[in-house]
Context: one part of a larger RNA
Molecule: small-subunit ribosomal RNA, 3' major domain
Organism: Pseudomonadota bacterium
């Protein structure tokens, strides 16, 4: 000096308490372990692994396995020959390959030939998701958006250091304010970027509709006043009162205005550094291995196996609900190898004909809870829906191992969960649908989007974490 303390002060944070609603118990999806297996590729592993990499494993991805090819190669450069190829066609095969046959292109030219294609050789070399993340680079998590980490001069100290950054007050904040052997800076905090909330103002089509007039309908005339887009501006700073506190500071507390009040709300943004933290299978990339294989290529099987533990989640165990009819309100998206209106068909998944707008115009598109009628009356049931048997539809070369979704039949387990554990402070929780990416198909997972919308918080004694001063020494 720094960690450290079941050492002391002071602060702080869904950390605790106050509530709400989970998990753990069941059946299910999903990931790991473990175990099996010819393979069940790899990684990731206590908070900081386990709906993680993977925003899609039937094939392909695929890295593993078993089988069957090749060896200058699937892929790049450069040398030699040689064909003018590409292409199509025949055997043989489970494909790739192997053998065989036909057949002639485009540009350019000094008409010799170069060039792009193909074949064949040679060695140079390609290849490697082989290994080391404790050789690395670069991104990444986590302490944490937590206020903290340095420097230059100056002062101190023999010296590692100190000081500044500590001290009174203040704040989310090393915010500021005072004071102070310091006096200034830098990286972080704030702002300055994006989005929502007032309001102006510029434009007014696809949007919108006060009034006029039309219509089955903002459909048409007309109209840009409203809503809306979408660009420019203002708005909020403790400015204002002062009641009040305080040191007349800084700031705190109440008002008034105000759409908005003390960082307005949400994001983006994450210093010095820590954990030889992750990743050599995103990519680069140092050094080791391999080279008729640890490399390409193909068919098939595997990553989906199943005594068993865990971790995330979804459905439910019902009446504030289940079913049935009816009748409203959304925001964000996405579409041309794609979205499809609509009309026949079918019980339904869908399937045939058609139509519309490269989109503020058409279309996905049905918003669901809500709301109003009926039935059910506490029952393993008109809860729950697993699991099987049958019969289809779809996508794709192929749903056997392995897709998803209909119908019809079964109709398990569960009557609220033991010790234990987690998320959340407001448009939050919790509850309701919708939509994107990825995708030929697949979503209970992710990322968004809006509807409905609570309860509590008296406090900082205690559990976790963290900041600042102090004091004590095992320890560097």
């Nucleotide at each position: 000096u720094g960690a450290c303390g079941g050492g002391g002060g002071c602060c702080c944070g869904c950390a605790c308490a106050a509530g709400c609603g989970g998990u753990g118990g069941a059946g299910c999806a999903u990931g790991u372990g473990g175990u099996u297996c010819a393979a069940u590729u790899c990684g990731a592993u206590g908070c900081u692994a386990c709906g993680c990499g993977a925003a899609a494993a039937a094939c392909c991805u695929u890295a593993c396995c078993c089988a069957g090819a090749c060896u200058u190669g699937a892929c790049a450069u450069c040398c030699c020959g040689g064909g003018c190829u590409a292409c199509c066609c025949u055997g043989u095969g489970a494909a790739a390959g192997c053998a065989g046959g036909g057949g002639u292109u485009c540009c350019u030219u000094u008409a010799u030939u170069g060039g792009a294609c193909c074949c064949g050789g040679u060695g140079a070399c390609a290849g490697g998701u082989g290994c080391u993340g404790c050789a690395u680079g670069g991104c990444u998590g986590u302490c944490g958006u937590c206020a903290g980490c340095u420097c230059g001069u100056g002062u101190u100290g023999u010296g590692a250091g100190a000081u500044g950054u500590u001290g009174g007050g203040u704040u989310a904040a090393g915010u500021c304010c005072c004071g102070c052997a310091a006096c200034g800076a830098g990286c972080g905090c704030a702002a300055c970027c994006c989005u929502c909330g007032u309001c102006g103002u510029u434009a007014g089509u696809u949007g919108c509709c006060a009034g006029c007039a039309u219509u089955a309908a903002g459909u048409u005339g007309g109209g840009c006043a409203c809503u809306c887009u979408a660009g420019c501006g203002a708005g909020a700073c403790c400015g204002c009162u002062g009641g009040a506190c305080u040191a007349u500071a800084a700031g705190u507390c109440a008002g008034a205005g105000g759409a908005a009040g003390g960082u307005g709300g949400g994001g983006a943004u994450g210093a010095c550094g820590u954990c030889a933290a992750g990743u050599c299978c995103u990519c680069a990339u140092g050094g080791c291995c391999u080279u008729u294989a640890u490399g390409u290529c193909u068919g098939g099987g595997g990553c989906u196996a199943c005594a068993c533990a865990c971790g995330u989640g979804c459905u439910a165990c019902a009446a504030u609900g289940g079913a049935c009819g009816g009748c409203a309100c959304a925001a964000a998206g996405c579409g041309c190898u794609g979205c499809u209106a609509c009309u026949u068909c079918g019980c339904g998944a869908g399937a045939a004909g058609a139509u519309g707008a490269a989109u503020a115009u058409c279309g996905c598109a049905a918003a669901a809870a809500u709301c109003c009628g009926u039935c059910c009356u506490c029952a393993g049931u008109u809860c729950a829906g697993a699991u099987u048997g049958g019969a289809g539809u779809c996508u794709g070369c192929a749903a056997c191992u392995c897709g998803a979704c209909u119908c019809c039949a079964u109709g398990a387990a569960g009557u609220u969960g033991g010790a234990a554990u987690c998320g959340c402070u407001a448009g939050u929780a919790a509850u309701c649908g919708c939509g994107g990416a990825u995708c030929a198909g697949c979503a209970u997972g992710c990322c968004g989007c809006g509807g409905u919308g609570a309860a509590u918080a008296c406090g900082u004694u205690c559990c976790c974490g963290g900041g600042c001063c102090u004091u004590g020494a095992a320890c560097a």